[in-house]
Context: one part of a larger RNA
RNA sequence: UGCAUAUAGUGGAUGCCUUGGUGGUAGGAAGCGAUGAAGGACGUUGUAUCAUGCGAUAAGCUUCGGGAAGCUUGAAAACUAGCGUUAUUAUCCGGAGAUUUCCGAAUGGGGAAACCCACCUAAUUUAAAUUAGGUAUUGUUAUUUGAAUAUAUAGAAUAAUAAAGCGAACUUAGGGAACUGAAACAUCUAAGUACCUAAAGGAAAAGAAAUCAAUAGAGAUUCCGAAAGUAGCGGCGAGCGAAAUUGGAUUAGCUGGUCUUGUAAUUUUAAAUGAAUUAUGAUAGUAGAAUUAUUUGGAAAGAUAAGCAAUAUAGUGUGAUAGCCACGUAUAUGAAAUUUUGAUUCAUAAUUAUAGGACAAUUAAGUAGGCCGGGACACGUGUUAUCUUGGUUGAAUAUAGGGGGACCAUCCUCUAAAGCUAAAUAUUACCUACCGACCGAUAGUGAACAAGUACCGUGAGGGAAAGGUGAAAAGAACCCCUGUUAGGGGAGUGAAAUAGAUCCUGAAACUAUAUGCAU
Numbered sequence: 001u002g003c004a005u006a007u008a009g010u011g012g013a014u015g016c017c018u019u020g021g022u023g024g025u026a027g028g029a030a031g032c033g034a035u036g037a038a039g040g041a042c043g044u045u046g047u048a049u050c051a052u053g054c055g056a057u058a059a060g061c062u063u064c065g066g067g068a069a070g071c072u073u074g075a076a077a078a079c080u081a082g083c084g085u086u087a088u089u090a091u092c093c094g095g096a097g098a099u100u101u102c103c104g105a106a107u108g109g110g111g112a113a114a115c116c117c118a119c120c121u122a123a124u125u126u127a128a129a130u131u132a133g134g135u136a137u138u139g140u141u142a143u144u145u146g147a148a149u150a151u152a153u154a155g156a157a158u159a160a161u162a163a164a165g166c167g168a169a170c171u172u173a174g175g176g177a178a179c180u181g182a183a184a185c186a187u188c189u190a191a192g193u194a195c196c197u198a199a200a201g202g203a204a205a206a207g208a209a210a211u212c213a214a215u216a217g218a219g220a221u222u223c224c225g226a227a228a229g230u231a232g233c234g235g236c237g238a239g240c241g242a243a244a245u246u247g248g249a250u251u252a253g254c255u256g257g258u259c260u261u262g263u264a265a266u267u268u269u270a271a272a273u274g275a276a277u278u279a280u281g282a283u284a285g286u287a288g289a290a291u292u293a294u295u296u297g298g299a300a301a302g303a304u305a306a307g308c309a310a311u312a313u314a315g316u317g318u319g320a321u322a323g324c325c326a327c328g329u330a331u332a333u334g335a336a337a338u339u340u341u342g343a344u345u346c347a348u349a350a351u352u353a354u355a356g357g358a359c360a361a362u363u364a365a366g367u368a369g370g371c372c373g374g375g376a377c378a379c380g381u382g383u384u385a386u387c388u389u390g391g392u393u394g395a396a397u398a399u400a401g402g403g404g405g406a407c408c409a410u411c412c413u414c415u416a417a418a419g420c421u422a423a424a425u426a427u428u429a430c431c432u433a434c435c436g437a438c439c440g441a442u443a444g445u446g447a448a449c450a451a452g453u454a455c456c457g458u459g460a461g462g463g464a465a466a467g468g469u470g471a472a473a474a475g476a477a478c479c480c481c482u483g484u485u486a487g488g489g490g491a492g493u494g495a496a497a498u499a500g501a502u503c504c505u506g507a508a509a510c511u512a513u514a515u516g517c518a519u
Stems, first nucleotide, its partner, number of pairs: 001518009015504001016468002020439002022436007029428002031166002039103003042055003046079001049075003061097006070083003108117003118135007137163009170201001171199005181188001185235001211218002222249005232240002253420003257359011272348008281339003285333003291306005307324002309313001315327003369393008379405001400415005455462002475503001478490004
């Protein structure tokens, strides 16, 4: 020095575990905001920090219910100081209310967010000052004023009212790529996708035929299945890709001047509002069956023996594996307060007729159609109908007009250029319950831990690592070594300390020591 074996160290694989994730199902909810949101800053506990809660009434205040023997949030114990103990107010859970600094649409003016500087009115007050309220902009309505300029108008002021901003996806509309594919690439594709913008709702959009069809007929829209990867389109390449019809889900039809006053009649009918009553659900809860002995063990839920319950043998916990130990579960039951949905009643009201008043001009004309240029239709201009429209033209008016895929005739069918409309459909930031031949700490969310943290970047932005003592801290009193709060040896606890605090298990690489062999 090498090899082998053994014993240790280092290291943190593996196994087991789960507080966290992930994908769904059912139901709810689908908004919040000038009564100041979302999101923050700064404060706030007897005690430093972080998290959570809250707001100078600051881990809380009042009240109404529930419930109760313990309580003063968590990491996180201990100390201190208190509250409460059978109840008409401890803590706790739920309903309603009060308070709610400063910034933020931020709205009195300004501003480098969480800061600076005002004015007006009222009350208290000698005053200073304090407290309370107000003072942004824009639209609409009303009123008062009011130029050049006579009437007026512009403008100004005041009051009332509305808007603004935020939010995960879904929706509609306006804009709108490229990588890529075509084995290159230009038409084409990707794709009207990603992304940007605007607007709305709990859904949105669409919607009661100027629709389809084919000699028979159907009868608004939306969504799903088939038709069908068919007919077609296509450098006829890559690719794109219907409809009629039919099976279902769900069904619903309406308005045709508008508003308004009086009178009369009819009706409780509307998809409308309010109130009351009633039923039901939500937001706390309550009751809730049935087992003992022996034995092994540190511990019984295991084993043995004998029982019991079951509208409850879902599940979790308890010192190993529990129907009968605990929480629960089946089942039954409960609300002072707020609230969901439905029904009923009442009121406002609705409809019709008639007589007025105000405003308006209404079955749709610069429209349909033509031409030029685009776009949408599965359809790339093609033989290209249909829809749409930037330019340019330009009808008829029910004895009329549109469509039936060039175009013409016949025939059939419908009535554009006005409007409203539930359901079936889409989505899930959020709440409740439950489920998984989903993951189990290099997995599963980036995040099981003070995670969008630490850290990096001027910034936009990027973005980790890090779980496990034990049943219970019983977390090692006391003694010894030492410079020592390091580390270790005894002693003690414990079933176990090679479970001793980066502590379950503890693989390999690597290191040390001992022994053997070889050199």
Molecule: large-subunit ribosomal RNA, domain I
Organism: Candidatus Azoamicus viridis